Predicted 3D model of a 1469-nucleotide RNA (small-subunit ribosomal RNA) from an uncultured bacterium.
The RNAcentral record of the sequence draws on ENA, Greengenes and SILVA.
[in-house]
RNA sequence: CUCAGGAUGAACGCUAGCGGCAGGCCUAAUACAUGCAAGUCGGACGGGAUCCAGUAGCUUGCUACUGGUGAGAGUGGCGCACGGGUGCGUAACGCGUGAGCAACCUGCCCAUUCCAGGGGGAUAGCCCGGAGAAAUCCGGAUUAACACCGCAUAUGAUCACGGGACCGCACGGUUGAGUGAUGAAAUAUUGAUAGGGAAUGGAUGGGCUCGCGUGACAUUAGCUAGUUGGUAGGGUAACGGCCUACCAAGGCGACGAUGUCUAGGGGCUCUGAGAGGAGAAUCCCCCACACUGGUACUGAGACACGGACCAGACUCCUACGGGAGGCAGCAGUAAGGAAUAUUGGUCAAUGGAGGCAACUCUGAACCAGCCAUGCCGCGUGCAGGAAGACGGCCCUACGGGUUGUAAACUGCUUUUGUACGGGAAUAACCCCCUCUACGUGUAGAGGGCUGAAUGUACCGUAAGAAUAAGGAUCGGCUAACCCCGUGCCAGCAGCCGCGGUAAUACGGAGGAUCCGAGCGUUAUCCGGAAUUAUUGGGUUUAAAGGGUGCGUAGGCGGAUCGAUAAGUCAGUGGUGAAAGACGGUGGCUCAACCAUCGCAGUGCCGUUGAUACUGUUGAUCUUGAAUGUACUUGAGGUAGGCGGAAUGUGGCAAGUAGCGGUGAAAUGCAUAGAUAUGCCACAAAACACCGAUUGCGAAGGCAGCUUACUAAUGUAUGAUUGACGCUGAGGGACCAAAGCGUGGGGAUCAAACAGGAUUAGAUACCCUGGUAGUCCACGCCUUAAACGAUGAACACUCGGUGCCGGCGAUAGACGGUCGGCGCCCAAGCGAAAGCGUUUAAGUGUUCCACCUGGGGAGUAGCCCGGCAAGGGUGAAACUCAAAGGAAUUGACGGGGGCCCGCACAAGCGGAGGAGCAUGUGGUUUAAUUCGAUGAUACGCGAGGAACCUUACCCGGGCUUGAAAGUUAGCGACGGCACCAGAGAUGGUGCUUCCCUUCGGGGCGCAAAACUAGGUGCUGCAUGGCUGUCGUCAGCUCGUGCCGUGAGGUGUUGGGUUAAGUCCCGCAACGAGCGCAACCCCUGUGGAUAGUUGCCAGCAUUUAAAGGUGGGGACUCUAUCCAGACUGCCUGUGCAAACAGAGAGGAAGGCGGGGACGACGUCAAGUCAUCAUGGCCCUUACGUCCGGGGCUACACACGUGCUACAAUGGGCGGUACAGAGGGCAGCUACACUGCAAAGUGAUGCCAAUCUCUCAAAGCCGCUCACAGUUCGGAUCGGGGUCUGCAACUCGACCCCGUGAAGUUGGAUUCGCUAGUAAUCGCGUAUCAGCAAUGACGCGGUGAAUACGUUCCCGGGCCUUGUACACACCGCCCGUCAAGCCAUGAAAGCUGGGGGUACCUGAAGCAUGUAACCGCAAGGAGCGUGUUAGGGUAAAACCGGUAAUUGGGGCUAAGUCGUAACAAGGUAACC
Repeated sequence: CUCAGGAUGAACGCUAGCGGCAGGCCUAAUACAUGCAAGUCGGACGGGAUCCAGUAGCUUGCUACUGGUGAGAGUGGCGCACGGGUGCGUAACGCGUGAGCAACCUGCCCAUUCCAGGGGGAUAGCCCGGAGAAAUCCGGAUUAACACCGCAUAUGAUCACGGGACCGCACGGUUGAGUGAUGAAAUAUUGAUAGGGAAUGGAUGGGCUCGCGUGACAUUAGCUAGUUGGUAGGGUAACGGCCUACCAAGGCGACGAUGUCUAGGGGCUCUGAGAGGAGAAUCCCCCACACUGGUACUGAGACACGGACCAGACUCCUACGGGAGGCAGCAGUAAGGAAUAUUGGUCAAUGGAGGCAACUCUGAACCAGCCAUGCCGCGUGCAGGAAGACGGCCCUACGGGUUGUAAACUGCUUUUGUACGGGAAUAACCCCCUCUACGUGUAGAGGGCUGAAUGUACCGUAAGAAUAAGGAUCGGCUAACCCCGUGCCAGCAGCCGCGGUAAUACGGAGGAUCCGAGCGUUAUCCGGAAUUAUUGGGUUUAAAGGGUGCGUAGGCGGAUCGAUAAGUCAGUGGUGAAAGACGGUGGCUCAACCAUCGCAGUGCCGUUGAUACUGUUGAUCUUGAAUGUACUUGAGGUAGGCGGAAUGUGGCAAGUAGCGGUGAAAUGCAUAGAUAUGCCACAAAACACCGAUUGCGAAGGCAGCUUACUAAUGUAUGAUUGACGCUGAGGGACCAAAGCGUGGGGAUCAAACAGGAUUAGAUACCCUGGUAGUCCACGCCUUAAACGAUGAACACUCGGUGCCGGCGAUAGACGGUCGGCGCCCAAGCGAAAGCGUUUAAGUGUUCCACCUGGGGAGUAGCCCGGCAAGGGUGAAACUCAAAGGAAUUGACGGGGGCCCGCACAAGCGGAGGAGCAUGUGGUUUAAUUCGAUGAUACGCGAGGAACCUUACCCGGGCUUGAAAGUUAGCGACGGCACCAGAGAUGGUGCUUCCCUUCGGGGCGCAAAACUAGGUGCUGCAUGGCUGUCGUCAGCUCGUGCCGUGAGGUGUUGGGUUAAGUCCCGCAACGAGCGCAACCCCUGUGGAUAGUUGCCAGCAUUUAAAGGUGGGGACUCUAUCCAGACUGCCUGUGCAAACAGAGAGGAAGGCGGGGACGACGUCAAGUCAUCAUGGCCCUUACGUCCGGGGCUACACACGUGCUACAAUGGGCGGUACAGAGGGCAGCUACACUGCAAAGUGAUGCCAAUCUCUCAAAGCCGCUCACAGUUCGGAUCGGGGUCUGCAACUCGACCCCGUGAAGUUGGAUUCGCUAGUAAUCGCGUAUCAGCAAUGACGCGGUGAAUACGUUCCCGGGCCUUGUACACACCGCCCGUCAAGCCAUGAAAGCUGGGGGUACCUGAAGCAUGUAACCGCAAGGAGCGUGUUAGGGUAAAACCGGUAAUUGGGGCUAAGUCGUAACAAGGUAACC
């Protein structure tokens, strides 16, 4: 960081049967068309249109009158301050909670007491006239009241005075008889009610005040002039700077004032185990607001949502003069938005207003409508049914699995829906009628009237499985798996991560899983997260102890005895609204929902008590702390004086050619005399030895000797004080090195700089110089890996040991004692490493500091301090899924130790130079088929390419096919000859089956079908086989033990060995695969057996000969034994073992050689030996044929051969092997040919015959150092052989030709004994052969190894690591490119708030002579105050900007190589 849970006023996607109960603009307090939402009373009043009836007049349709009806408007009363909406503002006494008001008000309602006498003038309306478009306004006449105004009365009310009484030291206070002053009223009617006035009390509702609680930011630290208080006055219902005048200078703030940002508060809701965290929809309480701002009026109540006035913005009407408006009421519209409903019904119920009442009004309310928005309930059927159907999907596919009792089919049921029928409750008041109690009224009883929802809920009947299932997921987390498609594409993804040809992760399908009328996604909150830790975390190394003292506030604090009762504890009283939550009961069929009762409500306030602890206070104590006295210790500090060595410089002497420096050099110094040497002088800095694991200091730090001043520790004593203590936010002090300022000083060293080297480069490391600086004084800076990476103090907790200082004691003793510096360890702690009693990281207490993923970043901007450098404080955007710690196993190291190997060294011979052969690269080509590529490809696959092989190229053909299998059918196939053709192939002619048990079989042809075929791809899908590390000595397991674990131990250690071979030791004891041995060859002997081998003796033949008879003695052959085991001796050693020219022995310490290759590594090699999954081709990527190619050739490399010669070449003579092969074969022998070979001929299916003469060697002759009598390439000519065929492209022979080459640069290979070197022989493949190759065989036959420093490879142990694809690793920075966010920035622009000044509406307050009014009063005017407007300067916060700075991210860019190993100069601050 992420997920699984719960939740939502939700939205979106797919889907949708029903009902109940709830909910429904979270955004634009944006703008609103239209309708409705507050009226009512005629029993307060003046009047009265209209209509009806009647009468009269008559001009028969008009007027007048009477009676009834009583609209609309008006005066007046009450209401409109409720109900309903919204959350702008507000961080506030706004809200919550608990108190207070002797500082208050209260219409309607209730109770009680008392009262209502007598007058007056107007005014609306109506009528008339006028202005105006309208709204509306003006004038005249006239009129009523419960409208308005005087007068009278008033115990009580208010005010003033106040005898007396009480209290008080006094001023005075309380009570109060009494006296004086002021102020009332309204009527209506059906005559008893309603209403009215004064007053007291209640109830209800309000007002004000206070304690406590109630956001973020300190990168907001200072704020405040009516400010804080007082006096007096005003004002208010009431207290109050609420307002005014005067006086004082206060008030608030680190317990966070002021400022900025955000926000209505609570009951409650969600989550959580809880504590908490988050929220503030619906319902309830409080507050605030009503287009924005201000203002008052009326009133009991408002500074008033559907009232007024003013200002502003906006909209509308207008005749342009002027007017009108306010849905944040209910519906509704537009807009915004992801998104939220009907311009519905009714006052039937509940509630409200008015009314005596009927009643009227009521978008409050009750209902209905829309929406799966949520919660709850119901249904979409139930039972039976296996040929486990068809179909689908999958597989190891003649079959099986799954879908799946699922379906079909049979039986049953009928919720819901449909149709029909019935059909409530909610309703009782008021009112009317009747009755009862006293009196046409009041109270009660009975009857009657009243339903929007609604023909609804509910009930009944009928038919009929009938009307009703989807969504998401299936790699892990996380329940659920397979196939196909795709091929780092398309896509998925909450995190990790999937996808590059076999995807359980993408898309589809089948199946499965989870939910279900819903399911998923998105958003948000809590949880998990003890990752903010009060409950309940940490800080040595993971993030985190301040660099260190002192000390303020604060926090905490020793012992004893009292007092008090603030904290604390207990009892009790009040409060903690209702709803909600919880429990009981009940009502809707259940549930959701609702009703009722109860509990709880951790809180706050009061009261009573307790007093252990804490606090406060009083007294006392000595152990904490401090002081005194005596002694002691030290590189503690500051200032001064002195000293010697070294270094440098100068002088003198002496002396000569170098010195110096390095890995090696050079720069530099030096014949003008250096360096080295001696003496003298001077300068500055630092103090060798002692010296240490030492000492001192708070830390930084402190080192020659000495003096002065000064601080401190420690010990002893227990004299003095008597808790005076601990810690310590801010603060202030000190603070290495470097750096800065001023002035000195300057020997050494030495940034910068210069030169010389090194290097690809070398702005470095190394060298020669060298300036700041290093030193002193004064002043700044204030940071370090300022580290024990470990804050300070106190207490407690096993042991061992060394050292420093003091004391006891003097004994060589002591577990002596106090303080300090170290090491090892028990318990305990810790992730581990480790820490571990007077030095804790253990156990506790107190206080402070700090941390909360990595990067961005200790950066930016603000602020503070600094001369500057730079320091302190200290973010965010963005980005990553990690970063990190400790330990483990490996691997690696230009880390260490031990050991081995032809690894080096010591030797011998080669390669690298030449020519040729062969393989490879490259190039070429139509093709030069393919593979192998460091070691571990390159004389490799290939143990044999002229055709074939052959896979490649060109051309010509075939298409069930060149070959194989199955099934019918046919009987040929074939052979010979000819023709066409390059051939494959095609055509023609002639000829023509075998066996048989008679079933058929063999062989062949062949239509058709199923099949084939592919050296096409993938060795990174594989099997098998192989190479290599490496014949290296290793690799593991069981049990036990150790460790939280990975893992370790064993397997390490000491020896020893070729060996993890063996011995010893050991928390290990055993075992397995490897090693060794067992197997084969060889070396000695024996036994047995003698043919084709052998021949000593016997016999015999021949010119000769094991040729023959015989023989088994010998050699040999080929089977079995024996033998060697450190067994014996001596020495060393515990042993294993080692040593010895030991003995013996053919052989001696593994006798020599081979076969044999542990766990594993290299995605090593091979799909072209073979096999094989998948993919691909199918008249071709298959197959046949001819020709060509694989053999090319400016070049490069590997492996070889032959040489360069005299240890040789040539010629002649002569000796000795082993191991193999042979019938399409090897061939004796004879003849021919110079020869290759040919022609005859013989033996041999092989210890018989043959290939087969081995060669070097030995014995002679010749050649004398030369491009040769070396060397043989190349070329010419002529032949031989194989083969269908030697042109491309064979080998061999002969003659001729006679190239390079005179021993090979850097470098490099093999080999340790029968080895190297050298010499020949054989075999496989094969017609032949490009073989100098490969594999074997024997002959001759050396040199050297001091040794393990170095190179390479390996083994074991150990160490470091930032590596684990494991050093061919990892990784850093600039530059270049793209993208992103951000800082600075001339400026431009916006916002809120404050200040100053100007102006100033309405209203209110106040003043007032002219005007109005009888009066009360008013108009007008003036003054004050204020919303708003304007001007100005500044501060704060944003947006944007040329340019600019760094940062982050981005498969394969550039340059280097900084870090990780001693990282190649140890790293880091």